[in-house]
RNA sequence: GGGCCGGUAGAUCAACGGUAGAUCGUCUGCUUUGCAAGCAGAAGGCUCAGGGUUCAAAUCCCUGCCGGUCCA
Numbered sequence: 001g002g003g004c005c006g007g008u009a010g011a012u013c014a015a016c017g018g019u020a021g022a023u024c025g026u027c028u029g030c031u032u033u034g035c036a037a038g039c040a041g042a043a044g045g046c047u048c049a050g051g052g053u054u055c056a057a058a059u060c061c062c063u064g065c066c067g068g069u070c071c072a
Stems, first nucleotide, its partner, number of pairs: 001071007010024004018055001026042005048064005
């Protein structure tokens, strides 16, 4: 330098172009003498950045940035 894959909640990952979810973690309550486990609930996201297409974009297209991998 070129090809491919990826970037979404604190972490790991989902998500036909139409309300962005799950698990773990965190917090609160119940339960316990207390802790853990269990049960119920809550908070937490402008989906890497900038453009384009569209009535509507995490999703499609372009450019850039970052990470992984292969080739040179």